[in-house]
Context: one part of a larger RNA
RNA sequence: CUGGGCGUAAAACCCCUGGAGGCGGCCCGGAAAGUUUCGUGUGAAAUCCCUGGGUUCAACCUAGCACCUGCAUCUGAAACUUCUUGUCUAGUGUGUCGGAGAGGAAAGCUCAAUUCCUGCUGUAGAGGUGAACUUCGUAUAUAUCAGGAGGAACACCUAUGGCGAAGGCGGCUUCCUGGACGAGUACUUACGCUGAGACGCUAAAGUGUGAGGAGCAAACAGGAUUAGAUACCCUGGUAGUCCACACCAUUACACCAUGAGUGAUCGAUGUCUCGGGUAUUGACCCCUGAGGUGUAGUAGCUACCGUGUGAAGCACUCCUCCCGGGAUAUGCGGCCGCAAGGCUAAAACUC
Numbered sequence: 001c002u003g004g005g006c007g008u009a010a011a012a013c014c015c016c017u018g019g020a021g022g023c024g025g026c027c028c029g030g031a032a033a034g035u036u037u038c039g040u041g042u043g044a045a046a047u048c049c050c051u052g053g054g055u056u057c058a059a060c061c062u063a064g065c066a067c068c069u070g071c072a073u074c075u076g077a078a079a080c081u082u083c084u085u086g087u088c089u090a091g092u093g094u095g096u097c098g099g100a101g102a103g104g105a106a107a108g109c110u111c112a113a114u115u116c117c118u119g120c121u122g123u124a125g126a127g128g129u130g131a132a133c134u135u136c137g138u139a140u141a142u143a144u145c146a147g148g149a150g151g152a153a154c155a156c157c158u159a160u161g162g163c164g165a166a167g168g169c170g171g172c173u174u175c176c177u178g179g180a181c182g183a184g185u186a187c188u189u190a191c192g193c194u195g196a197g198a199c200g201c202u203a204a205a206g207u208g209u210g211a212g213g214a215g216c217a218a219a220c221a222g223g224a225u226u227a228g229a230u231a232c233c234c235u236g237g238u239a240g241u242c243c244a245c246a247c248c249a250u251u252a253c254a255c256c257a258u259g260a261g262u263g264a265u266c267g268a269u270g271u272c273u274c275g276g277g278u279a280u281u282g283a284c285c286c287c288u289g290a291g292g293u294g295u296a297g298u299a300g301c302u303a304c305c306g307u308g309u310g311a312a313g314c315a316c317u318c319c320u321c322c323c324g325g326g327a328u329a330u331g332c333g334g335c336c337g338c339a340a341g342g343c344u345a346a347a348a349c350u351c
Base pairs, nucleotide, nucleotide: 003323004322005321007305015200017198021194022193023192025088027086029084030083031082033081034080035077036076039073040072041071042070050064051063052062053061054060091191093187094186096183097182098181103177104176106174107173108172109171115149116148117147118146119145121143125136126135162169163168206247207246208245209244210243215241216240220236221235222234223233259318260317261316262315263314266297268295269294270293271292272291273290274289275288276287277286300307301306324351325350326349333344334343335342336341
C1' cells in the first nucleotide's frame, strides 16, 4: 500500500460549529499540469524469452534477436480532471409577509397538595403492616376549622401531539433571543458538502465555595421478617435532591444500539404546521401543494429478525471506527481533573 465490513454478530465519535485537508453545479473560450499520441535519447553486461551453433546428448558454454513494461525530451490531441477569462441560475444565502411551537436566558407572580407553627371544636387513640413492632398521643395527638410560615413540583389540558444539534424542554405573565416552516417573488452568483486536530455544548450521580432545606431520601439508627437478614417490609433520618458560580466532561443502554450531506426511485393510511381550490353566513367534510412526524406493506436488500422515499434499496462525496474469546477497557507512560476519576492504550499467559 492492498481487502471486507460497522441496526442486533467486532465496529458510527454524545452532539454541534468549524480553520487545514479531501470532494464539488450549467455554458462558451483559452492554457495543457494530470491524461493520451508520434518520434528521438537513454534504459551496462549477465540473467529470462525466441531462433541458431558448440560439448557424442544434456546440464553448461556461445551468437543473434526480442525484452528491459521505466525515465527524460520532443511533435500533436483537448473528451474528462485541473488552472484560467467571461456567462448562467436548478445548489447556497439574503430581503418581504405570515402563522405554529414544553426551543433558550432573565425577572416577577398564582392555585391545589405535603410539612411545620398559632388558635377554635373535640377525646383516646393515631400511624403502619401479610400480621406486628419501633414511633406519635392526656405536656391533648389523629380528626376538624381558621390564620400564618417556608420550600419544592406544576394535576386536568396531554395526544401514536409539539420544539430543540444532542443532552433535553410542560403552571401563568413580562422582557431579551436562536432555529425550522409556508406564501410569494426580487436580489447575490457556486459563496457549497464533509471535516483529522481544535472551540463549544453535554442527563443523572459526584466535587468546591456560598445560600437554602417542605417533601423525598443513599449512608446511618431502630423495629420486624428470617436458620441468619449487613436486604426486601415498617418508623425515623444525614448528605443529596433545589438556587448561584465553578468543575466533573474527551462521562452514560448519551440508542433509532442505524455518522453527515446529495441525487433519482412504488403505491396506501393516520396525524401536526402553513397554503391553494370547490362549497358555504362561517366551520367540519371533500380535492390538492410544501414541510414535519407515525403506521402497515411492494420491489430491492438482509444470515435471520427485519428494513422499506429521514432505507438497512440504487449511486456519489467526506469523516470515525472494527479485524477470534479472555487477560482488558486493565498495567506502564503521557495528557486532563481539587478529588472521584476520564482520555489514550499494550504484553506475558491462556482457550